Guanidine-I riboswitch aptamer from Ornithinibacillus caprae, 90 nucleotides, folded computationally. The organism belongs to Ornithinibacillus, within Bacteria. The coordinates come from a structure-prediction model, not an experiment, and the mean pLDDT is 81. Rfam family: Guanidine-I riboswitch aptamer. Gene Ontology term of the family: regulation of gene expression.
């Protein structure tokens, strides 16, 4: 410098807040707490599973490897979301 064997979609999980909901307090239909176990949600390139895609010697068979800040951004907020397999190391 180029490459789909480094794709893309779907469920899920680690993770992660607080909009609803619950559940605490409370002046009680309001407010107030995530320094509440949750349910709703959000969720990973370096998790996991399917699909579908790609590659081949081809009705199977492969689909590798992967240390990493700080600092913005979204939604209600946050984050292993996104900017990003980025900067930077190796």
């Nucleotide at each position: 410098a180029a490459a789909a064997u480094a794709g893309u979609u779907u469920u899920c999980u680690a993770g992660g807040g607080u909009u609803c909901c619950g559940c605490a307090u409370a002046u009680a239909u309001g407010a107030u707490g995530g320094u509440c176990u949750g349910g709703u949600c959000c969720g990973a390139g370096a998790g996991a599973a399917a699909a579908c895609g790609c590659a081949c010697u081809a009705u199977g068979u492969g689909u590798a490897c992967a240390c990493g800040g700080a600092g913005g951004g979204a939604c209600a907020a946050a984050a292993g979301c996104c900017c990003g397999g980025g900067a930077g190391g190796a």